[in-house]
RNA sequence: AUGGAGGGUUUGAUCCUGGCUCAGGAUGAACGCUGGCGGCGUGCUUAAUACAUGCAAGUCGAGCGAUCGGCCCGGGGGCUUGCUCCUGGGUACGGAGCGGCGAACGGGUGAGUAACACGUGAGCAACCUGCCCCGGAGACCGGGAUAACGUCGGGAAACCGGCGCUAAUACCGGAUGAACCCGCAGGGGGACAUCCCCCGGCGGGCAAAUGGGUUUCCGCUCCGGGAGGGGCUCGCGGCCUAUCAGCUUGUUGGCGGGGUAACGGCCCACCAAGGCGAUGACGGGUAGCUGGCGUGAGAGCGCGACCAGCCACACCGGGACUGAGACACGGCCCGGACUCCUACGGGAGGCAGCAGUAGGGAAUCUUGGACAAUGGGGGAAACCCUGAUCCAGCGACGCCGCGUGGGGGAUGAAGGCCUUCGGGUUGUAAACCCCUGUUGGGAGGAAAGAAGCCGGGCGCAUAGCCCGGUGACGGUACCUCUCGAGGAAGCCCCGGCUAACUACGUGCCAGCAGCCGCGGUAAGACGUAGGGGGCGAGCGUUAUCCGGAUUCACUGGGCGUAAAGGGCGCGUAGGCGGCUGCGCAAGUCCGGCGUGAAAGCCCACGGCUCAACCGUGGAACCGCGUCGGAUACUGCGCUGGCUUGAGGGUGGUAGAGGCCAGUGGAACUAGCGGUGUAGCGGUGAAAUGCGCAGAUAUCGCUAGGAACGUCGGUGGCGAAGGCGGCUGGCUGGGCCAUUCCUGACGCUGAGGCGCGAAAGCUAGGGGAGCGAACCGGAUUAGAUACCCGGGUAGUCCUAGCCGCAAACGGUGGGUGCUAGGUGUGGGGGGCGCAUGCUCCUCCGUGCCGCAGCUAACGCAUUAAGCACCCCGCCUGGGGAGUACGGCCGCAAGGCUAAAACUCAAAGGAAUUGACGGGGGCCCGCACAAGCGGCGGAGCGCGUGGCUUAAUUCGAUGCAAAGCGAAGAACCUUACCAGGGCUUGACAUGCUGGCAGUAGCAACCCGAAAGGGAAGUGACCCGUAGAGUCGGGUACCAGCACAGGUGUUGCAUGGCUGUCGUCAGCUCAUGCCGUGAGGUGUUGGGUUAAGUCCCGCAACGAGCGCAACCCCUGCUCCUUGUUGCCAGCGGGUAAUGCCGGGCACUCGAGGGGGACUGCCGGCGAGAAGCCGGAGGAAGGAGGGGACGACGUCAAGUCAUCAUGGCCCUUACGUCCUGGGCUGCACACGCGCUACAAUGGCCGGUACAACCCGCUGCAAACCCGCAAGGGUGAGCCAAUCGGUAAAAGCCGGUCGUAGUUCGGAUCGAGGUCUGCAAUUCGACCUCGUGAAGUUGGAGUCGCUAGUAAUCGCUGAUCAGCAUGCAGCGGUGAAUGCGUUCCCGGGCCUUGUACACACCGCCCGUCCCGUCCUGAAAGUGGGCAACACGUGAAGCCGGUGGCCCAACCCGCAAGGGAGGGAGCCGUCGAGCGUGGGGUUCGCGAUCGGGACGAAGUCGUAAC
Repeated sequence: AUGGAGGGUUUGAUCCUGGCUCAGGAUGAACGCUGGCGGCGUGCUUAAUACAUGCAAGUCGAGCGAUCGGCCCGGGGGCUUGCUCCUGGGUACGGAGCGGCGAACGGGUGAGUAACACGUGAGCAACCUGCCCCGGAGACCGGGAUAACGUCGGGAAACCGGCGCUAAUACCGGAUGAACCCGCAGGGGGACAUCCCCCGGCGGGCAAAUGGGUUUCCGCUCCGGGAGGGGCUCGCGGCCUAUCAGCUUGUUGGCGGGGUAACGGCCCACCAAGGCGAUGACGGGUAGCUGGCGUGAGAGCGCGACCAGCCACACCGGGACUGAGACACGGCCCGGACUCCUACGGGAGGCAGCAGUAGGGAAUCUUGGACAAUGGGGGAAACCCUGAUCCAGCGACGCCGCGUGGGGGAUGAAGGCCUUCGGGUUGUAAACCCCUGUUGGGAGGAAAGAAGCCGGGCGCAUAGCCCGGUGACGGUACCUCUCGAGGAAGCCCCGGCUAACUACGUGCCAGCAGCCGCGGUAAGACGUAGGGGGCGAGCGUUAUCCGGAUUCACUGGGCGUAAAGGGCGCGUAGGCGGCUGCGCAAGUCCGGCGUGAAAGCCCACGGCUCAACCGUGGAACCGCGUCGGAUACUGCGCUGGCUUGAGGGUGGUAGAGGCCAGUGGAACUAGCGGUGUAGCGGUGAAAUGCGCAGAUAUCGCUAGGAACGUCGGUGGCGAAGGCGGCUGGCUGGGCCAUUCCUGACGCUGAGGCGCGAAAGCUAGGGGAGCGAACCGGAUUAGAUACCCGGGUAGUCCUAGCCGCAAACGGUGGGUGCUAGGUGUGGGGGGCGCAUGCUCCUCCGUGCCGCAGCUAACGCAUUAAGCACCCCGCCUGGGGAGUACGGCCGCAAGGCUAAAACUCAAAGGAAUUGACGGGGGCCCGCACAAGCGGCGGAGCGCGUGGCUUAAUUCGAUGCAAAGCGAAGAACCUUACCAGGGCUUGACAUGCUGGCAGUAGCAACCCGAAAGGGAAGUGACCCGUAGAGUCGGGUACCAGCACAGGUGUUGCAUGGCUGUCGUCAGCUCAUGCCGUGAGGUGUUGGGUUAAGUCCCGCAACGAGCGCAACCCCUGCUCCUUGUUGCCAGCGGGUAAUGCCGGGCACUCGAGGGGGACUGCCGGCGAGAAGCCGGAGGAAGGAGGGGACGACGUCAAGUCAUCAUGGCCCUUACGUCCUGGGCUGCACACGCGCUACAAUGGCCGGUACAACCCGCUGCAAACCCGCAAGGGUGAGCCAAUCGGUAAAAGCCGGUCGUAGUUCGGAUCGAGGUCUGCAAUUCGACCUCGUGAAGUUGGAGUCGCUAGUAAUCGCUGAUCAGCAUGCAGCGGUGAAUGCGUUCCCGGGCCUUGUACACACCGCCCGUCCCGUCCUGAAAGUGGGCAACACGUGAAGCCGGUGGCCCAACCCGCAAGGGAGGGAGCCGUCGAGCGUGGGGUUCGCGAUCGGGACGAAGUCGUAAC
């Protein structure tokens, strides 16, 4: 010392900048839902809008007169003897009047006010003060009126007038005057700017109520003092705006006067010409100020409800009167607006007092009680008055406290919800048992607040003490008894921030949302429910303030690239300023004193049962004033000194520094002339253009204008802009050396002034080249562009404007300090004789780099490092450097510079990817080279489309389309039509039935399915058997359930395609980086390969590559039938046919072989590459299987599986028939061809894979043939399919739509099959279409490959041009990597990251909103000029009026006063021209925003 938390949101990710937003606290609140009690507070923030009604200021009879009413007593009259009238007296009562005091307080409100209004501290020697207190002195003698009242009159009323009477503490005259005031002179003292105080003298002036009461007392007058209250003045302090920069004539001062309580230009006359202002005058906007209140760690920021102090106001404006005090909330006068009354002539009124009403508004209370207390007015007092006040009422408006129960209670009840169906949860929660009694209901008791007042007593006493009385709240607080768990819980939230999750419904709908964002069929984000979280008589929402926000940064920020350095200089004010003395003491520091109201905050203690609330004390009030002290620092002083800052002198020196004049050559163009001929020019290619009237080219001469090659250089100079041939003149600045002079003379610099590229403007020149605009030619979809040919302003000069720029080092100026290395320009110095070399040093200009800094990039003695001084500038993006206003400009335009509205970002740097008509390296039938196709024809198959009752469904660029289909006539089959079935065609379980039951089934209906049905008729176990009984299978009936090719491949598993057989994809540890991330994996070589080698802050490892596996190529071994046949034997017409043999072929199994091993070269003594040898084979021999991390929400719910949803006499299931085969078209994949390298005919040769028992089928016979008949053999190295075909040999055809081609159609057949009509294949005969090599375009293939030829198999009753395999014959080409496509690695740019099929700009169109301009139009505000001018004060006058005093007997006069009139001022009103501000405004313009609009393509 008690005090400081952050989060969400920009990105694929990261760091930073930066805004938006949230969590907290607060409120005079309001709104929604809900609501048990009490205490203490609090309650029109809006219309200072208008107000009905009642109340809020009266009191004194002890100041005065009168007698109206009431009451009491007495008398009298009238009489319906109980009323009424008259009269006298009394009266403690009420009313009016004169008079006194009060009414200027108290209460309300915040309109106005930016001001001495407020706060704070001073001052008044320039002032006032009723009532109260203290002191001193006094109150004598007189006078005349007037209300009330009476009477007369006017008026609707309000009210008024004439005449007459009367009193006073009302009014007046005179006397007295210690004191007081004025004048004059004197003395003493104090201080000052004028002056003040005291003493005493003279002259002049000024009082009163001897009233009331009476025992005391209350009053009156003058003077002095006090207390309290007020007035005036000054210092300092506290809002926004400069898009308000100048304001001011009573203005500033003076002299004199007026006025006031008082100073004063407050007012007036005169004189002077001042006064205020960037330290913000004047103007505009807003606003009562403060103590304090809210918030905050604080510094601050916001506010000024309640309470308290001050101010201002009282319907709006003006004015004075009275008074001690007012310019007066509940007084007056006038003007205005409004309301009310009226007999129309006139009158009345002012809730911003308390209540209340209307209105306004999101919104704010009772027309309550009482003066009991506190306080106030009057009174001697009793007492009266008091909406001040004290209480009560209403409102969860706020704060505080309490309750809605406590303990026990598991079968974890029921119900609800969820569920994987097991269960979980609600939940000890409830029920139930035992208790308690706050609150509530009932009943009883019962305060304090009260005494200072009143009465009484004691007492001398109106000191004191005692007793009694006095309470609105209120029978309230509080206490006791009693009843009884009985009457008392809600609100918000549950995607992240932020604590709390499931189900259903919904389906970008309905809705939510503070920010980010949710919702398009499984939503923890919408709605509901269950459950949960939070708070609780409240809970949420809205609004506002502070906080978080260090996001205006004093504490405590920034400006190279994020917003932000002025284009540059000179310099004014200002700010800041070297070394060392002296003085002062302003700042600064210490101490004392005064003040800093109370309340509040804080602390302590105390009072209400606690708390809120309240009381007492303390602390604090960070401030101001004043006195004394200190002098380090700052400051101050026409203060002293110094030299290092700054400046000067002297001597040198480099330079495109500036200005003026002159001058030079090259080039260019033009003109003239010569030579010369057909083109030139221009482009990607062209054309326009020029040229036979002679161009271009070339030579000579002449002219003109502009710019200055080489030198020339991250060279130089300048403040910046900028400056470049040469010579001369004029001129600015720098640097170096010297250390001679001055002695802080310095730095910066708001305003201001000047300079300021290009373009542009004005006037006049000039004009060669270039060249906006413009014209033409091209390009293009267009091309108002890029390219080309022309070409005007302009570019140049002189004079004058403009004043902008990516005026950039995107880096203001100055000073000092903080490692170096290496260039370069200028100067000086040391060594040395010297060209020179080397070292040192000052100034300039570059590069690299340490510390440090930075978000990073980077900066780094030329700082963006460490510090100080001064200036400029920034505060989210858009709107916008725009509008309006002002200033400048000839104009163009410049400077200054907003708001509405809108967005949740906009940004900086760096990272990883992706992309690029960027770069480098490298692959692939990628191109090229080559061969053959496709695209044209006919047909087949698939698809789209169309059609249809249905043409089932899926697949859709590559990577769908002869795909799922390896085989749709029925079946398949999922589609359609029709006919049927309903526990079902199929599974499991349960209940019941089960001997004439199950099963079989003639027959009937029917297309079948199905329906019906005579007849026949069971099985197993308990028993050995049968019957029967019991049980069971099956079956029947029923219940659970089955079933679904219904939906979602974007809920899924699995499987698959694709990039891609591409060479990549990652990890651990370490290291680097704030971090994303990097490194490793990059680099140099090499490879098919992240293959290997070398290097390296990396070292290792994994998934991929390769290898391991299979086929094939050579060989060996083993084996030897069904295979083979060399040798031996037998046999045949012939054949391994037989014996026999396994040597060979072959089959099967197992080994070997190839590894750059060897040689040479290249390479780095590497990896490896090239060549060679050997070898059947080489440098991976050929082929296959095998597919990393991942991508495409790729494909498949119709193979299968599966969550959710949906159907349940149907979306299930069965059947018949149809459809999937429909055909004007389009596409994909194929087949067959167009022919002679061919077709046809005849003859003839050689395979491999593979298949065969409801099968393959030989041979033989029949048929032209498909095929049929028959059936040997074969479960297959045995038999069969089996013929291979192209080929080869021979013949024919002869270029023809043909002896090519076979579509189509006709006829007749064969086979399969229940069945070939829709809709099979094949055969024979006949028919003989298109087609003569296929546009743009496009596909495959690098060797046993392409091409070509046939064969087999799966599926399959039958059906193959498809698919999967097999072998036969068997090429061409590859220079090469520029280009197309795809891919790998490195690098670069990026505004892309659903990643270029990206992003994104502007016009136009539509809608909504905001805004500017605008002919105008309607208001507000403040002022000015003139006119008019109320009330009223003041002045003048005052012929009219007047009691007091004077003269006078009186009349009358005088003094004095007044009405009236006149004048100054004067509110308001009128007129006028302006200022300023706001609303509306046809139309014109701009901006913002708005799922899928138009045109283009500017930027990345």
A computed fold for a 1500-nucleotide RNA from an Acidobacteriota bacterium, annotated as small-subunit ribosomal RNA.
The RNAcentral record of the sequence draws on ENA.
Lineage of the source: Bacteria > Pseudomonadati > Acidobacteriota.
Model confidence (mean pLDDT): 86 of 100.